Context: one part of a larger RNA
Molecule: large-subunit ribosomal RNA, domain VI
Organism: Paludibacteraceae bacterium
RNA sequence: CGCAGGAGAUUUGAGGAGAUCCGACACUAGUACGAGAGGACCGUGUUGGACGUACCGCUGGUUCAUCAGUUGUAUCGCCAGGUGCAUAGCUGAGUAGCCAAGUGCGGAACGGAUAAGUGCUGAAAGCAUCUAAGCACGAAGCCGACUUCAAGAUUAGAUCUCCAUUGAGGGUCGUUGAAGACGACAACGUUGAUAGGAGGCAGGUGUAAAGUCAGCAAUGGCAAAGCCGAGCCUUACUAAUUGCCCGAAAUU
Numbered sequence: 001c002g003c004a005g006g007a008g009a010u011u012u013g014a015g016g017a018g019a020u021c022c023g024a025c026a027c028u029a030g031u032a033c034g035a036g037a038g039g040a041c042c043g044u045g046u047u048g049g050a051c052g053u054a055c056c057g058c059u060g061g062u063u064c065a066u067c068a069g070u071u072g073u074a075u076c077g078c079c080a081g082g083u084g085c086a087u088a089g090c091u092g093a094g095u096a097g098c099c100a101a102g103u104g105c106g107g108a109a110c111g112g113a114u115a116a117g118u119g120c121u122g123a124a125a126g127c128a129u130c131u132a133a134g135c136a137c138g139a140a141g142c143c144g145a146c147u148u149c150a151a152g153a154u155u156a157g158a159u160c161u162c163c164a165u166u167g168a169g170g171g172u173c174g175u176u177g178a179a180g181a182c183g184a185c186a187a188c189g190u191u192g193a194u195a196g197g198a199g200g201c202a203g204g205u206g207u208a209a210a211g212u213c214a215g216c217a218a219u220g221g222c223a224a225a226g227c228c229g230a231g232c233c234u235u236a237c238u239a240a241u242u243g244c245c246c247g248a249a250a251u252u
Base pairs, nucleotide, nucleotide: 001152005163006162007161008160009159010158011157015149016148017147018146021049022048023047024046025045026044027043033038051106052105053104054103055102059100060099061098062097066093067092068091069090070089071086072085073084074083075082076081110144111143112142117137118136119135120134169246170245171244172243173189174188175187176186177185194239195238196237197235198234199233200232201231203228204227205226211222212221213220214219
C1' cells in the first nucleotide's frame, strides 16, 4: 500500500514446513518344525541408544553491583573500622536467570490408494490360466492421520461486537517486561501494584561493629549475628501528570 466505510476480537484452512530412526530382553514356547543338533512365524509385554522438544522440582554448571576469608600497596589525620587498585587481586561458598551432564514428553495406533508379490472368478483357446471384462489382499515407501506456520489464498475468506465527528479505535509520552539490535510484541498509566522504595517471607553467606564477660595473650562467648542482586506476598511512599496528533462524511 492492498483486501471499495473505519475499528477491536475470534477463527476456517488453500498451501508450506517438521516429525517418520534403530535395538535388546522376556512370555507365547523349548511349542510348531527337526533323527538330533538346533529352533521359529504370528502376537504381547518390558527396557534401552541416538535424535527432537519443553522445563529447572531433583543432580550439577555458571552466577563480574551477593556474603565471607585473606596478601601487597595507596588512602579516609591516627587506633579500630572502611574504601580504591592489583586478572573479579587471590581464595571458599552462592539465590534468581540462563544451561546440561539433570527431569518430563515424542516417533505410535488407525484409515485410503498402491509396488513387487499372493489370490478369486474367468474366457480368447470346450482344457488350463491372477487378466483380457470383473473382484480381493499386499510395504519402514505414497495420501491422510500427529506437531506447527498460514487469507498478499490479489480467488485477499468467515463469525461476533463496536463506531458515525457529541468520534470507535490508534499513536505520541511515561513506568516496565520470563519481549527485545532498532522497530515490533506484551503489561500498566491514579477507577493504578507497571517499576523503584518500604514491610514481611523464602534464599545466600556464616556469626558484623561497638560494648561486655573469660583468658597473660592469640582467641572464644553473649549472637541463627550482621550483611545481602534478580525470587514470592503485601503496601500508593516515589515515578507513570495534563495534554497533543491521526482517525470512517464526499464524488463517479